Background: Predicted 3D model of a 1735-nucleotide part of an RNA (large-subunit ribosomal RNA, half A) from an Acidobacteriota bacterium. Its mean pLDDT, the model's own confidence on a scale to 100, is 82. Lineage of the source: Bacteria > Pseudomonadati > Acidobacteriota.
Context: one part of a larger RNA
RNA sequence: GGCAGUCGGUGGAUGCCUUGGUGUGGAGAGGCGAAGAAGGGCGUGGUAGGCUGCGAUAAGCCCCGGUGAGCCGCGAGCAGGCUUUGACCCGGGGAUUCCCGAAUGGGGCAACCCGUUCCGAGCAAUAUCGGGACAUUCCGCCUUUGGCGGAAGGCAAACCCGGGGAAGCGAACCAUCUCAGUACCCGGAGGAAAAGAAAUCAACCGAGAUCCCCUGAGUAGCGGCGAGCGAAAGGGGGAGAGCCUAAACCGUUUUGGUUUAAGCCCAGGAGCGUUGCCAAAACGGGGUAGUGGGGUAUAGUCAGAGGGCUUCCUGGAGUCCUCGGGAAGUUACAAAAGGAUAGAUUAGCCAAAUGGUCUGGGAAGGCCAACCAUAGAAGGUGAUAGUCCUGUAGGCGAAAAUCUUAUCCUCUUCUUGGACUAUGUUCCCGAGUACCACGGGACACGAGAAAUCCUGUGGGAAUCUGUCCCGACCACGGGAUAAGGCUAAAUACUACUCCGCAACCGAUAGCGAAAUUAGUACCGUGAGGGAAGGGUGAAAAGAACCCCGGUGAGGGGAGUGAAAUAGAACCUGAAACCGACUGUCUACAAGCAGUGGGAGUCCCGCCCCGCUUGCGGGGCGGGACAACCGCGUGCCUAUUGAAAAAUGAGCCGGCUAGUUACUCUCGGCGGCAAGGUUAAUCCCAUUCAACGGGAGGAGCCGCAGGGAAACCGAGUCUGAAUAGGGCAUUCAGUCGUCGGGAGUAGACGCGAAGCCGAGCGAUCUACCCCUGGCCAGGGUGAAUCCCGUGUAACAGCGGGAGGAGGCCCGAACCAGUGGAUGUUGAAAAAUCCUUGGAUGAGCUGGGGGUAGGAGUGAAAGGCUAAUCAAGCUCGGUGAUAGCUCGUUCUCUCCGAAAUAGCUUUAGGGCUAGCCUCGGGUGGUCCACAGCGGAGGUAGAGCACUGAUUGGUGUAGGGGUCUGAAAAGACUACCGAAGCCUGUCAAACUCCGAAUGCCGCUGAUGGUAGCCCGGGAGUCAGACUGUGGAGGAUAAGCCCCAUGGUCAAAAGGGAAACAGCCCAGACCGUCGGCUAAGGUCCCGAAUGCAGGCUAAGUGGGAAAGGAGGUGGAGGCGCUGAGACAGCUGGGAUGUUGGCUCAGAGGCAGCCAUCAUUUAAAGAGUGCGUAAUAGCUCACCAGCCAAGUGCCUCUGCGCCGAAAAUUUAACGGGGCUUAAGUCUGCAACCGAAGCCACGGUCCUUCCGAUUUUUAAUCGGGAGAAGGUAGGAGAGCGUUCUCAGGGGGAUGAAGUUCCGAUGGAAAUCGGGGUGGACCGCUGAGAAGUGACUCUGCCGGCACGAGUAGCGAUAAUCCCGAUGAGAAUUCGGGACGCCGCAAGCCUAAGGUUUCCUGGGGAAGGUCAAUCCACCCAGGGUUAGGCGGGUCCUAAGCUGAGGCCGAAAGGCGUAGGCGAAGGGAAAGAGGUUAAUAUUCCUCUGCCACCUGAGUUCGUCUGAUGGGGGGACGCAGGAGGCUAAGCGGACCGUGGCGCUGGUUGUCCACGGCCCUUGGGUAGGGCGUUGAACCCGGUUGGCAAAUCCGCUGGGGGAGCCUGAGCAAUGGGGCGAAUCGAGCCUUUUGGCAAGAGAAGCCGCUGAUGCCACACUGCCAAGAAAAUCCUCUAAGGUUUAAGAAUUUAGGUGCCCGUACCGCAAACCAACACAGGUAGGCGAGGUGAAUAUCCUAAGGCGCAC
Repeated sequence: GGCAGUCGGUGGAUGCCUUGGUGUGGAGAGGCGAAGAAGGGCGUGGUAGGCUGCGAUAAGCCCCGGUGAGCCGCGAGCAGGCUUUGACCCGGGGAUUCCCGAAUGGGGCAACCCGUUCCGAGCAAUAUCGGGACAUUCCGCCUUUGGCGGAAGGCAAACCCGGGGAAGCGAACCAUCUCAGUACCCGGAGGAAAAGAAAUCAACCGAGAUCCCCUGAGUAGCGGCGAGCGAAAGGGGGAGAGCCUAAACCGUUUUGGUUUAAGCCCAGGAGCGUUGCCAAAACGGGGUAGUGGGGUAUAGUCAGAGGGCUUCCUGGAGUCCUCGGGAAGUUACAAAAGGAUAGAUUAGCCAAAUGGUCUGGGAAGGCCAACCAUAGAAGGUGAUAGUCCUGUAGGCGAAAAUCUUAUCCUCUUCUUGGACUAUGUUCCCGAGUACCACGGGACACGAGAAAUCCUGUGGGAAUCUGUCCCGACCACGGGAUAAGGCUAAAUACUACUCCGCAACCGAUAGCGAAAUUAGUACCGUGAGGGAAGGGUGAAAAGAACCCCGGUGAGGGGAGUGAAAUAGAACCUGAAACCGACUGUCUACAAGCAGUGGGAGUCCCGCCCCGCUUGCGGGGCGGGACAACCGCGUGCCUAUUGAAAAAUGAGCCGGCUAGUUACUCUCGGCGGCAAGGUUAAUCCCAUUCAACGGGAGGAGCCGCAGGGAAACCGAGUCUGAAUAGGGCAUUCAGUCGUCGGGAGUAGACGCGAAGCCGAGCGAUCUACCCCUGGCCAGGGUGAAUCCCGUGUAACAGCGGGAGGAGGCCCGAACCAGUGGAUGUUGAAAAAUCCUUGGAUGAGCUGGGGGUAGGAGUGAAAGGCUAAUCAAGCUCGGUGAUAGCUCGUUCUCUCCGAAAUAGCUUUAGGGCUAGCCUCGGGUGGUCCACAGCGGAGGUAGAGCACUGAUUGGUGUAGGGGUCUGAAAAGACUACCGAAGCCUGUCAAACUCCGAAUGCCGCUGAUGGUAGCCCGGGAGUCAGACUGUGGAGGAUAAGCCCCAUGGUCAAAAGGGAAACAGCCCAGACCGUCGGCUAAGGUCCCGAAUGCAGGCUAAGUGGGAAAGGAGGUGGAGGCGCUGAGACAGCUGGGAUGUUGGCUCAGAGGCAGCCAUCAUUUAAAGAGUGCGUAAUAGCUCACCAGCCAAGUGCCUCUGCGCCGAAAAUUUAACGGGGCUUAAGUCUGCAACCGAAGCCACGGUCCUUCCGAUUUUUAAUCGGGAGAAGGUAGGAGAGCGUUCUCAGGGGGAUGAAGUUCCGAUGGAAAUCGGGGUGGACCGCUGAGAAGUGACUCUGCCGGCACGAGUAGCGAUAAUCCCGAUGAGAAUUCGGGACGCCGCAAGCCUAAGGUUUCCUGGGGAAGGUCAAUCCACCCAGGGUUAGGCGGGUCCUAAGCUGAGGCCGAAAGGCGUAGGCGAAGGGAAAGAGGUUAAUAUUCCUCUGCCACCUGAGUUCGUCUGAUGGGGGGACGCAGGAGGCUAAGCGGACCGUGGCGCUGGUUGUCCACGGCCCUUGGGUAGGGCGUUGAACCCGGUUGGCAAAUCCGCUGGGGGAGCCUGAGCAAUGGGGCGAAUCGAGCCUUUUGGCAAGAGAAGCCGCUGAUGCCACACUGCCAAGAAAAUCCUCUAAGGUUUAAGAAUUUAGGUGCCCGUACCGCAAACCAACACAGGUAGGCGAGGUGAAUAUCCUAAGGCGCAC
């Protein structure tokens, strides 16, 4: 270290539970709000952080009702109270109800600030305090620049109507179209909304407002006639309800016009005469319809009483009122308020019936014996309760408030007051309308033949003899009366309240999040995003006491309890992971980690023996580990093919994917059947039941088809046809349910980049606007001016002054050039060194503006919050994804494809092919054999078509020659045809197979075929043999054909090795036989016989090469002596001839004879200038037997070079073999075959039974399998029924055993402590190892990297359990234009004190910016408000715009800009310009004094406020330095030091006066007197102007003086503390001068220069207007008294407190900023002060 076991830890799965959710039924309610809502902020308790309640009357106050003994919320404790005089609690009513919010007096950064006015309090008066009123718009009224009254505004879930209105997507592209009038934005309303009482439908029949449901119907239609879209009438139901106006006409009033009499209801008389008439408006009457209605005229019929009126009288007529009668009514038709009765809601009340015993901690369980039931719903009680509690069935109940319906009463209105009929009628019947044209939109209907509806533009009617409609249009016919309005119910929805229910969930579930202080923590500038987290026990009985420990944390005892391994990190307590102990194995050995064997060790049980204390031995059975041996390359996915070096996974646990609705289709089962069946709806019933029963026949499907249709019909269409043909006719359907499949829906799950809509963002950044600020120091030396010189005058030159500049050098500041570092950083862009700009187009603070196809951009597609070729957030949205990944239990049967055609198609699809299941059909199908056919391949051939070798060969041609020509001859030239010879062909064939194909017949074998229907998958194939195309007769190449195998196939062989060889795995066997291939060892099995090979050939390779070697054959020579070797010869004519300088055998050409001889070439080679010389051929001798050449053939050899190491037999190793060839005989060898046993399927036969099926027995056959088809089961959750288990211990969990063919199941022990199975049926959120899955836990990496500037630590002491880090002291180091000090923003208690140490702190900690508690911020003058205005924002009226909204006048808001006033010192643990001391100041109020005295008075006038940049000079101050001067102290360890020695100190504030200086001024200051065209009115002011006057007027730092106060070192020091050494400390306490340097500060934007020409308003001064005032007001001044509000104020603030996720090397505006060096704020060193960077 592995494996196994035991016991733990960690962790929080599982089981059980549920306070919370989800769905749904019924009922209610359907709003709240200026009487201040919704929602908040802040408060509120004796103690109080959160939630809840409440509101300064603050977990509450008052009244009424209920209830009846306790109560002071969640929520304990302490302390203290209330309550039978009725508390708490519940219900009804009332009171109070801070501030914000529509927010409404004004403002505003919500929860804050500031007002006006009236009343009140307070003061002498201001100040201050309390209460009421005070917004805007619209409407109404009135006494109308105004007043009064009313309404509105905002919020809220869905539903509803309207105004606007997308895109992803679908169409496999896309544009009309679709998505969709959807999402979204906006306006408005109600409890519902909308619609609604026919200018409607219909069809010649009829209906009779609207709405909703079923149906009609996926029909008619629309439609790139694509995708898709999709009615209506009619029928069945629900509900049911109808009305009012405009006009004609009459009257009244008002106004205008017109007339002077036409008039005044009629008749007569009298009278009147702004009367009549016309027009307009308002009001009253009238009137409301489509068999047209109304008006009006005339005539007629019917109908109570009384009274008034008409200019007067009489009569008539008309009109009005009262009474009576009648009718109706609160949702329309007119409209309001009450009461009574009944009912309902908001608290409540009554409510039957059980005991004993056993187990147990506990009884409700078991047993025994009872009772109630209109109550056996449910929950609780220490386990399971009808009879214990709460309840339940059934009954009862309201002071108060509210509601509903019904009835009645009061009440209100109408009618009688008119109604009706007939006839006539020149009256009326909704106008910029209908209609038309054009452009759009809506209608199911996309411009279509396009009616109908709406209307942007233009034109433009009629009045019943009219008008509109009936799908262009016309006629006829029919219907209806537009251009005004109202209208309940049936319908939609549920934020909210109550009562229920559930084959809904049960803490990763259930709400999209929330069972718990959840829209919380947390993230984001913001819109917005958005968690985790339940369980002790029956009861806290929550562990007294003791021990260890730091008065810790944690633990051990004791005690409680049934249990403490139920101990608060608490039920159960799985796994990963981490341990402890025991057994066993392991240190010379090799790997997918298993599996098959297996020595050994140990353990358990039983038996036997020895011996029997106990131990030992043996046997059998079981278990743990296991040396060693055989075989053996994970899983998933994707693929032709994966161990792959192709994908995915760290591990474990939980979660995680074919569902549902509708339509269609097929099948199983069931009902009925030529029929089947209801839908909506209604009725009944209802413990369980949202179910059940009944009614309902509308409608649908079927019963008849054919045709384009008319149409006809068992036929019909075509057709001339009575012809033929096509399609029909023989009949089975339909409803339900389950299952397979399809379509439409997100449709198996997860996944884009994107598109569109509405919002949120300029705290980053870009640009712009307003208002402020910043830039050490040094250099250069433009214009201009002056002087000189010079010129006719200029110019020019020299000197001086001067101080320009997108000038120069260089800090701050801004930038970011190069390099290095960094790269899981210190840092999501930095550090270090270096570098650029640094008076400018500069940098920067604060306040504002511009934004998503938009902004901004000195332009890079840059930037717009760490995001940019179109931001972010939410929504459409589950967009779409022909793509990738993932897709969960078992067994049984069968089992593919990678092809064809078409495809904007090629990795996708459709149809066919191939698979499967069901049904049907038989002698179909296959093999084989025989017979019969068609055919033009292989081969072959050259007969055709072409190609083609050599020869022959004659025409023809060329050449040479002869010839005068004709003609001819020759030819080593070319050469057609022909002939001979040899060849070639996919597109040649005189020929021509094998195989295959078609047909017929047939024994045998196979059960393989075909047809119909349901369901698929497959369309990437791979290698190998054979035949081919392409390629190079390359490829593990590419493309076909035809087989095989793999794919989807394991086993044996080929060392290993999908595709090769053998062979197709149902299971078992320590049986047998074989195949391929093997038999020396690894490693199962071998021998014999005969050859070959010598190369380790075997065990890689070619052309080519070779006396390798074996075999076969052929031709020579050879005892007449061969071959080889040795000895000798190798001659002569002749130097052959020619050629040549020479050519003598041997440059070359020709010839190559002859002689001698045993033999010798006119010469084989070497050689010479040529000769010579050497040699060969050839001959002889010696020797003595074979020798030479050629051809074929077996096996070898060379040819033969690669990289870590032999490495080209699997290895060892092998040589008459273990190589190789031949032969023979054996053996081994597989999951093949056989044998034996078993399972299961199909089929056949038989039997039995509960007979469409099952079981049993027998026979035969089958059982590899991916995609896929078919079948049968297991398990999980819940439901119903039946019947059970459980405290004597359920589920879960863990170990062991057993069973089954599998999924699985059963039993036993432990743990656990309350539920759980079984059988039958049903319903599903029903099965996970894999999705770079989600959530959680735990590993590995690893005790590794790192611990954040290398400015640095060390010693002593103190505290403490403990000290590198805390505290004190000492030493050392670092910063010192900072790493010091002040302050703005921002933060928001971090500040101070005491205590603490779990967590935070990169270590530790006694310490802290951590935790707990207590404390701390004091203002007339500082800042802000009560003052002002800038950019900009807002904006009464107003203008514009579909809406939302945009712009903008007056006005308002808006600041780091303008604008009244304070300093020093002291004091606290923590504040101070704030408290205290002192000295001064400002504004306002009041009193008093003095002086003046027609003034006062503003939102109006005037002045003023009031403004740039650069430069230089002056005067000062701050600051520093020096001092021999002043003060105090010191006199020295080591040479000197009483001195010109050393050290320290030698200041601050203040009114007034008005100095340096500046401005104006003799070109006339102050001041005085006039004038008045201007200042929108007025003015005494300003301006302008006239005169006088005659030198001043205005401004202004500083210094000094004055005044007074403070400060001030050393030293002394009451007193206090203390570890006796120190510490704290009231108080006392001197000098306070001179000189030098000297600012960027002040005088002061004062001066000079320059061009880019440099805010506004108020405070303040002054003037008058309206108005006031006429002897009081007022002004100035002195003095006294008084008033002076609100907010901020702690602390950090270049940083550990801000912005950066951090105690982060980054970023962060302004002010002060000393000494030495130096030009300097550079640099280096130091002071004050602060630090040593938290391992």